This is a predicted structure of a 761-nucleotide part of an RNA (large-subunit ribosomal RNA, domain II) from a sediment metagenome. The RNAcentral record of the full RNA draws on SILVA.

Context: one part of a larger RNA
Order: sequence, then C1' cells, then structure tokens
RNA sequence: CCCAGCGAGUUAGUAUGUGUGGCAAGGUUAACCGCGCCAUCAGAGAUUAAUUGCACGAGAAUUCUGUGUAUAUUGAUAACUGUUGGCGCGGGGAGCCAGAGCGAAAGCGAGUCUUAAAAGGGCGUCGUAGUCGCAUGUACUAGACCCGAAACCAGGUGAUCUAACCAUGUCCAGGGUGAAGUCUAUCGAAAGAUAGAUGGAGGCCCGAACUCGUUAAUGCUGCAAAAUUAUGAGAUGAGGUGUGGUUAGCGGUAACAUGCCAAUCGAACCUGGAGAUAGCUGGUUCUCCCCGAAAUAGCUUUAGGGCUAGCGCAAUGAUUUAAACUUUGGGGGUAGAGCACUGAUUGGGUUUUGGGCCCGAAAGGGUACCAAAUCUUGUCAAACUCCGAAUACCAUUGUGUACAUCAUUGUAGUUAGAGCUAGAGGGCUAAGCCUCUAUGCUCGAAAGGGAAACAGCCCAGACCGUCAGAUAAGGACCCAAAAUUCCAUCUUAGUGGGAAAGGUAGUGAAGCUUCUUAAACAGCUAGGAGGUUGGCUUAGAGGCAGCCAUCCUUUAAAAAGUGCGUAAAAGCUUACUAGUCAAGAGACUUCGCGCCGAAAAUUUAACGGGGCUGAAGAUGGAUUCCGAUGCUGCGGACGGUAAUUACUUAGGUAAUUAUUAGUGGUAGGGGAGCGUUCUGUACGUGUCUACGUGAGUAGACCAUCGCGGUGAAGGUAACCUGUGAAGAGUUACUGGAGCGUACAGAAGUGAGAAUGCUGGG
Repeated sequence: CCCAGCGAGUUAGUAUGUGUGGCAAGGUUAACCGCGCCAUCAGAGAUUAAUUGCACGAGAAUUCUGUGUAUAUUGAUAACUGUUGGCGCGGGGAGCCAGAGCGAAAGCGAGUCUUAAAAGGGCGUCGUAGUCGCAUGUACUAGACCCGAAACCAGGUGAUCUAACCAUGUCCAGGGUGAAGUCUAUCGAAAGAUAGAUGGAGGCCCGAACUCGUUAAUGCUGCAAAAUUAUGAGAUGAGGUGUGGUUAGCGGUAACAUGCCAAUCGAACCUGGAGAUAGCUGGUUCUCCCCGAAAUAGCUUUAGGGCUAGCGCAAUGAUUUAAACUUUGGGGGUAGAGCACUGAUUGGGUUUUGGGCCCGAAAGGGUACCAAAUCUUGUCAAACUCCGAAUACCAUUGUGUACAUCAUUGUAGUUAGAGCUAGAGGGCUAAGCCUCUAUGCUCGAAAGGGAAACAGCCCAGACCGUCAGAUAAGGACCCAAAAUUCCAUCUUAGUGGGAAAGGUAGUGAAGCUUCUUAAACAGCUAGGAGGUUGGCUUAGAGGCAGCCAUCCUUUAAAAAGUGCGUAAAAGCUUACUAGUCAAGAGACUUCGCGCCGAAAAUUUAACGGGGCUGAAGAUGGAUUCCGAUGCUGCGGACGGUAAUUACUUAGGUAAUUAUUAGUGGUAGGGGAGCGUUCUGUACGUGUCUACGUGAGUAGACCAUCGCGGUGAAGGUAACCUGUGAAGAGUUACUGGAGCGUACAGAAGUGAGAAUGCUGGG
C1' cells in the first nucleotide's frame, strides 16, 4: 500500500411539539391483588423398565427360559404442589392532568388586585377540550454519536539494573624513585652536624591484569535499543570486585548531574476511581424528490466558544398587505459650489494706528522695513456655509396574484469570509495591504463558453435524451470551428506583442502667422567703412576681462559690435547690403501613429505557438460566418396549480386532462422509498349459498394451489426491468442443504476515509 471482516445519534426517565388511535367535561390508573396460559427451578411421584433375592417349572448338569412374588435396589415419566419470570384478562381510583380566576397573603370569586375610593388601570371571564396510549422531532438528566490526552487520587509491586550504606570474603605482573627511623665512620665538651650504608614511606613515578571512557573513524533496517578499531585515564587507593542484607514514590539515594531508583523519572511501575475531562483535532456507512442559508448586530474572563436577534426549512392560519412602477406631500445639508461667518491664503492700493530703521539737540521729518485695519485681485477647508442638487428615505394614490407578505408553532445551520465595482478612513491616493459603507455583483454553495493556463473578471444559471436550428461574450491565415471578406486612412518600429519623467528636423493631418517675380529662403561672388584705440579702469584693455555711455558721419549696407582669436594689437566670422539664381521659404500651436530613454541571473521566454508588413498590425465603416449545458425544435421524466373520475366511514389515496418565466446547489430543513438480520400470520383445500341448536351435510365458484439431492443459499458470465437504492427470470458452469413470497412488527440495519481495530497478501 491493497483485500476481507469489524467499526460511530443508542437506551431509560422527564418535559414539550407533530402524526395517529381510544374515551370525552372528563381522561387515566400506580403500587398491589386475583385468574388463565407459557417458560423456569425445586419437590412429589401412579405407572413402567432393568437388576437382585426367594419360590414354582424345564434339564443329567454348569445352567436356561418362563411365571409369580418382595416395605429390596436403580433409572425415566404423567398427574399434583410450590418458587421465579413473561404475556393476557379482571380488580385496585391512592394520585395526576383538565374543568376558574385574581392577590405577596389572609382571602374573595366570574371576578379579583391596586386604593380612602376608583372615573381608571393590571390579570381573568365572556367565542369552552381535554386526557391516556402508540409512533416520531427536539431539549434536559444520565458516558449520551464514536475514538483520542497530558494529568489527579487510592491501594499495591519493585534496590537481580542503578545510588548510598552495613556484614563477610577476595584481587592488584613487573620495573623505578628511595621519606622517617636505625647502624657505622669522622668531627664536637655537648646539643648535634656531615658522610656512607641500611631501611622501605607515598591518595609517589612507568606500566599489564582490573576499572574507566579522552580523541577520531567505522557503525547508524548496527555484531550491539550505546558496540567495534586505534588512541587515551587511573592502576596501594576517597582503589576494584563476589556473596548476603538495608533504605520505596507526597518517598528513597545522591563528592548535586534534576543524576539514579529494572532499556521508563521535574516525580517509577501495576491495578482501580474510569467510558476522568477535552469550548480542541479526526471520523460518522443506502437511494430519489422539494426548498435552501450565513460568515452580520448586541452582550459575554468574550474574541477559533456561547446566548438572543438577523437570514433557512416544515406545518397551520390570515390576507393583497410584499418587491417594482406611478400620484401627491414631506424634512434634510451630502456631491457640487461659494467666501456672507470661522479659519487658512497670493499680489496690489489707501489711510490711520503700533513697532523697527535713518536724519535731527529737540520739535519734527523720511522710509524699496514689519504688523494690524480697510478696499481690491486670485484661491482653500472632514470637524467653514450666503447657497445647494441627483438619488435615497418617510407618508400617501393607483396598478401590482409572486413558491410574494404577515402571524403562530416546531426545527436548524451560520456569527474565520474572499475578490471586483463605487464612496471613504489608515498607509506612500504602496500592497493579492488593513478597516468601514452599498438591502451592488460574483465566488462561497455554480457546472458550461471566453480571458493560452487562471474560485471572485466578461457571457450565461446544467431535469434527461437528440450526429437538428438561430445566437451571447469572444472570434474567423495554420495549430483550431468560422472571411487569406469589402471600402478608406495610418504605422516600418515586428510598433503591434511590457514601462516613466524627459528627449525627438521620424512621418501623416489640421490651424495660425511672417517673407516672397518690387525676386523671398538656402548656396555662391563682393562689400562689411570713418570720427575711434568712445570714456573709465588697467602693466596693457585697440568692437570682443570688467564698469558707464551706446552718439555722429559716409553709405546699397556696415553693431560704441554675434562668436572664435591676441600679452595687447593683428587675423577669421556674424548681423547688415548688393549681385547671381529661381519658386516657394521660415517661425509658432494642436492632433494621430512611431523612435530613444529600455541592464539579470538553467532555455528562445514581455503575440499561447507557427508565422504576419497595400497585415494575419492600428483607426473608422460595411456585410457574412463560427461560437455555450443560455434560447428554439422534437421526444421523455418529475414537482407545483386547477378540474374531473374512481376508491375510501372520514382524513385521504390513485388515475386522467389542462396549464406552468418550475426542476444548479454546500451547511441545513422537509418528503417518498430500496436493501440487511430476526419475529408473527397466511401460503390449500379455501370462499359463498341452503339446511341444521350443534358436530356437520349438500351444491356452486376461484385457483398462481409456496420452492428444494429431478439440486436450496452462495459464486462466475451474459441478456432483461426500474429515475435510483435495487430487482425478477432465463441459459451455461460451479456449489452441495437449506430457502422464499405477501402483509405487519422489532432492530447490534447499509463504510472509502477515523496516522481506525483484527487477519491475510
């Protein structure tokens, strides 16, 4: 992982609904008692069977058989007696519910309470139905749909592992070092010192056994649930070790590591309380039909849980009340706009006031300064408003028959929502971001077509069938269904088919304006002068560092000089002018399509691909076609509504006809069925008629008259029926002993999931 089997809303009591049945102003028994039947256990035990003894009979006999007998022994059984349990019938009316309420109560009573009293008000009366079974929905109490903790408590079992201790034993190759002490010698008055021997101390040294476990590798479905190899530490000690014993879990032991206490330790293990509890996770088994949500509000030691409301379903009842459109009447302070208030705010003016600065001895004067006020120009505001919509909302008139609205009862689920569009707040007018609003849309709970792929986007809501038709969004060169369709223009960038500020004498269109045969624009030829080197400054400043001024003259024209240049000059050039040439030329503004801006990591990789340039690109227009589970045609099923008929005591059930803008669906509600196991009844001689007190007799009628060794259940294969769960039959093979049909009843009643359990592969 697969297969098979097992595997989860049960039972009891109480309460409250629904369906159905009995009785009904009543309904009903509980404990208990009696009777009957069945089962159960115990007693009792006629009769009967067997055995044994005795007697008789037979035989030559061991002995045999038969008969009789015994207050002998043993076994079985009916009647009968009692115990317990179940079922049925009868009794039992204690009690319970209903039948009258009001008040805290005394109490009063169709009323009562409040109060001094009600004129009032509250709750009742007046339109009367309950109660007891059975089935079923739900709640509560119980383990209460099933599995699942870590834990808590009680009583026991453990120190053969390990920790510490007690008792008693045992073990430590070899080598080295050489303490104290002692002896001898020498010295010394002595104390003693020195030297040499001797001696053999030590948590001494090196190093096997032994004990430990430093480092590394291997091993890591191992040799091994902690090892192996190499290396290493201690190795006469706080040493190692055998045997026996002691300490026990709210505890022990611990040279303290939360270590160890039998592969288990921040509190062992076993059994029990025990089905602990789990607002948590997982799982929860057949079919079809009808309807169909929510992810919101308030409160919550509450936020992943609840309660109530909102939204779903069913039943019953009421009604035209709902949505939508329409008539009329309302209030508003949003969008917008505005500056009249509150504030913000640009430029200017005026005068006054205040301040600053300047002049002045002061008086006073001045002011390209600041502020306020006022006038004017231009603006801004969620917490500004002189104004002010559209919508929406409220009321109202009419239309409006829809699985619409309202009410009551029963019964849910939901209270983690998501994206898009629009209006806002937060954020960076960031986020597939966070938080609101909209009785918005879709998904959620929605399949189909389109967007290459793509819950939330666009089109469109799947009852079933159909090798029929016309369409939507989107498309029509090929992949790939349909135009290599038509008309006109644009684009050359593969733009299309990714991107900004900014740049662009790319190209097309439009507008406006200047110059122009009195010759423009560009090019070419020629001129481009004089006062003057203007003045100042400066080392110099001569058109051309800088400052000031920027005139006059000759001219066709020529700057107190446009740029380059020089130390300064010089030089080149421009403006400007003439000639030549010949017909348009030059600014500016707007729009369409382009171009640059443009760098990323495995591989083209920023049209879905091929490929596309008078397009298969873009813009505008035209016709045709393709294209969906949408629409239509044809056939069929089911639901709703209405009518008719049949059956039925009633309720209702069934059939037929008509009609239908009905039939996607998660949580969830309601309805109708299928199948499994067991139980009861029936399954043949039954029913009806006549006669009869009755047992019964006679006649008529239906007939499918349960199946099975002449092969049950089950299995394999094929055909068939039903919308489906499923089902009958036939055929062939297998199998080898039980099984079925109809109507009811009762449940250990349906598996694919629970890291489910057991077995097998």

Annotation: Model confidence (mean pLDDT): 81 of 100. Its Rfam family is "Bacterial large subunit ribosomal RNA".